[in-house]
RNA sequence: GAUCGGCGACGGGCGGACGCCUCGCCAACCCGGUCAGGUCCGGAAGGAAGCAGCCGUAACGAGUCCCGUUCCGGGUCGUUGUCCGGUCUCC
Repeated sequence: GAUCGGCGACGGGCGGACGCCUCGCCAACCCGGUCAGGUCCGGAAGGAAGCAGCCGUAACGAGUCCCGUUCCGGGUCGUUGUCCGGUCUCC
RNA backbone atom coordinates (compact mmCIF):
# COMPACT_ATOMS: atom_id res chain seq x y z
C1' G A 1 0.00 0.00 0.00
C1' A A 2 -3.85 -3.56 -1.40
C1' U A 3 -7.53 -6.90 0.30
C1' C A 4 -10.85 -9.83 3.70
C1' G A 5 -13.60 -10.35 8.27
C1' G A 6 -15.58 -8.10 12.89
C1' C A 7 -17.44 -3.63 15.34
C1' G A 8 -19.37 1.42 15.05
C1' A A 9 -21.68 5.82 12.41
C1' C A 10 -24.72 7.86 8.52
C1' G A 11 -28.11 7.05 4.41
C1' G A 12 -31.52 4.03 1.48
C1' G A 13 -34.64 -0.33 1.07
C1' C A 14 -37.63 -4.77 2.94
C1' G A 15 -40.87 -7.15 6.62
C1' G A 16 -43.81 -6.39 11.16
C1' A A 17 -46.56 -3.11 14.54
C1' C A 18 -49.16 1.42 15.08
C1' G A 19 -51.40 5.71 12.92
C1' C A 20 -54.09 7.97 8.49
C1' C A 21 -58.05 6.44 5.11
C1' U A 22 -62.55 3.34 3.61
C1' C A 23 -66.65 0.18 4.84
C1' G A 24 -69.74 -2.27 8.42
C1' C A 25 -71.84 -1.72 13.09
C1' C A 26 -73.22 1.87 16.55
C1' A A 27 -75.10 4.26 21.87
C1' A A 28 -83.32 3.07 25.55
C1' C A 29 -80.82 6.40 29.80
C1' C A 30 -75.93 8.38 31.81
C1' C A 31 -72.16 11.39 23.34
C1' G A 32 -73.20 15.97 20.29
C1' G A 33 -76.55 18.64 16.89
C1' U A 34 -81.51 19.37 14.98
C1' C A 35 -85.67 18.65 17.65
C1' A A 36 -92.36 17.11 14.72
C1' G A 37 -95.98 16.09 18.49
C1' G A 38 -96.82 17.24 23.29
C1' U A 39 -95.26 19.82 28.23
C1' C A 40 -93.96 24.27 31.22
C1' C A 41 -93.69 29.99 32.04
C1' G A 42 -96.50 34.32 30.20
C1' G A 43 -102.67 38.46 29.53
C1' A A 44 -100.04 38.55 24.89
C1' A A 45 -95.62 38.90 22.10
C1' G A 46 -92.41 35.39 22.98
C1' G A 47 -89.30 32.12 25.84
C1' A A 48 -87.60 27.39 28.40
C1' A A 49 -86.78 22.31 29.01
C1' G A 50 -87.06 18.40 25.72
C1' C A 51 -89.46 12.51 24.11
C1' A A 52 -89.72 10.05 19.29
C1' G A 53 -87.32 10.54 14.54
C1' C A 54 -83.07 12.10 11.61
C1' C A 55 -77.76 13.41 11.04
C1' G A 56 -72.94 12.92 13.00
C1' U A 57 -69.79 10.36 16.39
C1' A A 58 -67.06 7.43 20.68
C1' A A 59 -66.28 2.26 21.24
C1' C A 60 -66.07 -2.38 18.37
C1' G A 61 -65.18 -5.44 13.69
C1' A A 62 -63.10 -5.74 8.78
C1' G A 63 -60.23 -3.93 4.59
C1' U A 64 -55.87 -2.20 3.32
C1' C A 65 -52.68 -0.38 -2.40
C1' C A 66 -51.02 4.91 -1.31
C1' C A 67 -49.24 8.17 2.89
C1' G A 68 -46.78 8.77 7.97
C1' U A 69 -44.00 6.94 12.45
C1' U A 70 -36.52 9.56 16.80
C1' C A 71 -41.33 2.00 17.05
C1' C A 72 -39.38 -3.36 16.34
C1' G A 73 -36.35 -6.98 13.24
C1' G A 74 -33.24 -9.01 9.17
C1' G A 75 -28.03 -14.72 6.41
C1' U A 76 -30.87 -6.14 3.94
C1' C A 77 -27.60 -3.20 0.78
C1' G A 78 -24.38 1.65 -0.07
C1' U A 79 -20.71 4.97 1.93
C1' U A 80 -17.44 5.75 5.78
C1' G A 81 -13.81 5.15 10.25
C1' U A 82 -7.93 8.49 15.10
C1' C A 83 -11.23 1.11 16.07
C1' C A 84 -9.76 -4.57 16.28
C1' G A 85 -7.90 -8.98 13.75
C1' G A 86 -6.08 -11.90 9.26
C1' U A 87 -3.55 -12.50 4.26
C1' C A 88 -0.30 -10.65 0.33
C1' U A 89 3.36 -7.12 -1.56
C1' C A 90 7.14 -3.26 -0.85
C1' C A 91 10.67 -0.38 2.27
Model confidence (mean pLDDT): 76 of 100. Predicted 3D model of a 91-nucleotide RNA (Bacterial small signal recognition particle RNA) from an uncultured Alphaproteobacteria bacterium. Rfam family: Bacterial small signal recognition particle RNA. Rfam classes the family as a non-coding RNA gene. The sequence was found by an Rfam model in a public genome assembly.